[in-house]
RNA sequence: CAAGUUGGCCGGGUGAUCGCGUCUUCCCCCGUUGGAAGAUGAGGAAAGUCCGCGCUCCACAGGGCACGGCGCUGGCUAACAGCCAGGCGGGGCGACCUGACGGCAUAGUGCAACAGAGAAGCAUAUUGCCUCCCUGCAAAGGGGGGCGAGGGUGAAACGGCGCGGUAAGAGCGCACCGGCGUUGAUGGGAACAUCAGCGGCCAGGCAAACCCCACCGGGAGCAAGACCAAGCAGGAACAAGGGGCGGCUCGUCCCGUUUGAGUUCCGGGUAGGUUGCUUGAGGCGUCGGGUAACCGGCGUCCUAGAGAGAUGAUCACCGCCCGCCGGGCAUACCGGCGGGUACAAAACGCGGCUUACAGGCGAACUUGAGUC
Numbered sequence: 001c002a003a004g005u006u007g008g009c010c011g012g013g014u015g016a017u018c019g020c021g022u023c024u025u026c027c028c029c030c031g032u033u034g035g036a037a038g039a040u041g042a043g044g045a046a047a048g049u050c051c052g053c054g055c056u057c058c059a060c061a062g063g064g065c066a067c068g069g070c071g072c073u074g075g076c077u078a079a080c081a082g083c084c085a086g087g088c089g090g091g092g093c094g095a096c097c098u099g100a101c102g103g104c105a106u107a108g109u110g111c112a113a114c115a116g117a118g119a120a121g122c123a124u125a126u127u128g129c130c131u132c133c134c135u136g137c138a139a140a141g142g143g144g145g146g147c148g149a150g151g152g153u154g155a156a157a158c159g160g161c162g163c164g165g166u167a168a169g170a171g172c173g174c175a176c177c178g179g180c181g182u183u184g185a186u187g188g189g190a191a192c193a194u195c196a197g198c199g200g201c202c203a204g205g206c207a208a209a210c211c212c213c214a215c216c217g218g219g220a221g222c223a224a225g226a227c228c229a230a231g232c233a234g235g236a237a238c239a240a241g242g243g244g245c246g247g248c249u250c251g252u253c254c255c256g257u258u259u260g261a262g263u264u265c266c267g268g269g270u271a272g273g274u275u276g277c278u279u280g281a282g283g284c285g286u287c288g289g290g291u292a293a294c295c296g297g298c299g300u301c302c303u304a305g306a307g308a309g310a311u312g313a314u315c316a317c318c319g320c321c322c323g324c325c326g327g328g329c330a331u332a333c334c335g336g337c338g339g340g341u342a343c344a345a346a347a348c349g350c351g352g353c354u355u356a357c358a359g360g361c362g363a364a365c366u367u368g369a370g371u372c
Base pairs, nucleotide, nucleotide: 001368002367003366004365005364006363008361009360010359012318013317014316015315016314017313018312020041021040022039023038024037025036026035027034043343047354048353050352051351052350053349054348055221056220057219058218062250063249064248065247067217068216069215071213072086073085074084075083076082087101088099089098090097091096102212103211108210109209110206111205127150128147129146130145131144132143133142134141135140159177160176162174163173164172178202179201180199181198182197183196184195185194186193187192225275226274227273228272234266235265236264237263238262241255242254243253244252282301283300284299285298286297287296288295289294319341320340321339322338323337324336325335326334327333
């Protein structure tokens, strides 16, 4: 200097004029669009609504089935399908990225195009090898039996290489290697790693197919709920059971059985106001612990709360980016002209994940070339 990998930050500024929401104080003609002053007023994703929770209500939220989630080990957290670290598998020269991470699929069921003889009960033969019989001078042909090692097809063909053995072959046997299972030693907190021994055991893929195993899981949701004010008009039918509300069931509790719980249908009234609603698993700074996620101590700050829904409009200058022209050795720098300036907005709140983003700043690390 170039190319990359990972993390972090900003994402317009200044001035003038006019206009908005909330809160506090003051004044006044006391009006809620009266006036003045002060403070404060959208995001890193507010988006998606995919997870988890806080909070609220359902009497406690008990057991089982079913259903759903998750799936290596150890930590973090209020919790999680999240995050961190490690292990193993895969990709990359590397920094790093990623995982479809329990299961001999042999507990059982199932699926697989084309090619190919055959795609999984250890299978299959119309290429081939061996052997027997028949015909034939021979070449060769026909039939029976054995084989699945060589060749071919395919993404993949029931381990590899060599020796023995056999009629010909085959882990049929043997040595070595690989895979699998198992025993022990060492290291590690563990998943695992390395080494040594034993066993011919040699049993494709898909479980993000159904499934088996292990762990976890009440329901509904701010249009949840609470309070105040106002207002009306009830009637009919069914009815001995009904409700605790994702489905079923056990247990249990509540209401009811002609003084009718509850369900269905017809009809009437209300939909107004207050609250929930912003002080928090909170932000920032600093110190300590920890590889880290994160945890703790000290200090400091209060930073929307609308309710048809507020933070904007106009003008000027500047910043940044792109293109063209000119100066300049120059991709440095200066000047001029033109264009552009991202994704996008709370609605109870928080922790995550996913998606979108013009342009700019900065750090660490990897690879390559060159120089000292």